[in-house]
Context: one part of a larger RNA
RNA sequence: CUGUUUUUAAGGAACUCGGCAAAAUUUCUCUGUAACUUCGGGAUAAAGAGAGCCUUUAAUAGGCCGCAGUGAAUUCGUCCAAGCGACUGUUUACCAAAAACACAGGUCUUUGCUAAGUUGAAAAACUAUGUAUAAGGGCCGACGCCUGCCCAGUGCUUGAAGGUUAAAGAAAUUGGUGAACUUUUUAAGUGUAGCUAGUGACUGAAGCCCUAGUGAACGGCAGUUCUAACUAUGAGAAUUCGAAGGUAGCGAAAUUCCUUGUCGGGUAAGUUCCGACCCGCACGAAAGGCGUAACGAUUUGGAUACUGUCUCAAAAACAGACUCG
Numbered sequence: 001c002u003g004u005u006u007u008u009a010a011g012g013a014a015c016u017c018g019g020c021a022a023a024a025u026u027u028c029u030c031u032g033u034a035a036c037u038u039c040g041g042g043a044u045a046a047a048g049a050g051a052g053c054c055u056u057u058a059a060u061a062g063g064c065c066g067c068a069g070u071g072a073a074u075u076c077g078u079c080c081a082a083g084c085g086a087c088u089g090u091u092u093a094c095c096a097a098a099a100a101c102a103c104a105g106g107u108c109u110u111u112g113c114u115a116a117g118u119u120g121a122a123a124a125a126c127u128a129u130g131u132a133u134a135a136g137g138g139c140c141g142a143c144g145c146c147u148g149c150c151c152a153g154u155g156c157u158u159g160a161a162g163g164u165u166a167a168a169g170a171a172a173u174u175g176g177u178g179a180a181c182u183u184u185u186u187a188a189g190u191g192u193a194g195c196u197a198g199u200g201a202c203u204g205a206a207g208c209c210c211u212a213g214u215g216a217a218c219g220g221c222a223g224u225u226c227u228a229a230c231u232a233u234g235a236g237a238a239u240u241c242g243a244a245g246g247u248a249g250c251g252a253a254a255u256u257c258c259u260u261g262u263c264g265g266g267u268a269a270g271u272u273c274c275g276a277c278c279c280g281c282a283c284g285a286a287a288g289g290c291g292u293a294a295c296g297a298u299u300u301g302g303a304u305a306c307u308g309u310c311u312c313a314a315a316a317a318c319a320g321a322c323u324c325g
Base pairs, nucleotide, nucleotide: 001320002319003318004317005316006315007314008313010311011310014309019306027051028050029049030048031047036041038142052064053063054062055061065069077304078303079302080301081300082299083298084296085295089101090100105140106139107138108137109136110135111134117126118125119124143291144290145289146288148221149220150219153218154217155214156213157212159210162209163208164207168203169202172199173198174197175196176195177194180190181189182188183187222240223239224238225237226236249283250280261277262276263275264274265273
């Protein structure tokens, strides 16, 4: 010097991104226990008192020793406020345990049984020895209060009058070849049937165009100007565009750029935190909105207790390093 452990005057988070680490708390008996609450909880809340041995009693009362009686060891610190997720659970074996996943529950949708769906080339299998109180898929995610407007576009469902439309069939028609015939006969022309190569009126389904519905389907939910007897503001008016112009609730938020917004609280002093305001750059209602008791090795702020985290370092034990052997 390094590691592990122990102790420390006065102070007590001044350390630090942050109380990280350490200390403190811890057992049993008795007393006592708030807000809030889904009435179960919260709760071992918090906050207090006691603990050995001897004599004795039904209860008890009295005495004895030590610095110290859960005499060692084992053994939750607590409280206040806020965010997120209801909860127990699951996860990146070996840098992430979470606010991510799951969940009970909600809703939409498919499926009538040889079910839909999935696997397979098929046979077949699973679903299920189940049968709509069932099974598959999507989204949301306990509970409470709720879930607004838009069907123009896209998707899905529905309808079948009209338009368009394939293979296939096909009247008709065009070309080639061709028996035979004609002529100016080593050549040229006309050209039946059949065969062959096309064109093709007309017939012809779904689909698409079209009709209607549908948002807990994909999604979307404006701008400008003016206006009240100080000023300011704008209930209101006008106008443009659009399918409709964001409702309730919340809001500088896990979302706010400007921004350390402004005001209030907490501190001597607070870019964080809490409560408000609302000009929401760019919240918003099952990619759910807003609340919420309980829960959390979750995130943020504060308080108390406690401490070598620090002011500021010191000492000790053990194990190394190092020196000698």

This is a predicted structure of a 325-nucleotide part of an RNA (large-subunit ribosomal RNA, domain IV) from Euglenaformis proxima. The gene name in the source record is rrn23. NCBI's taxonomy places the organism under Eukaryota, Spirocuta, Euglenophyceae, Euglenaceae, Euglenaformis. It matches the Rfam family "Bacterial large subunit ribosomal RNA". The family is grouped with related families in Rfam's "LSU clan".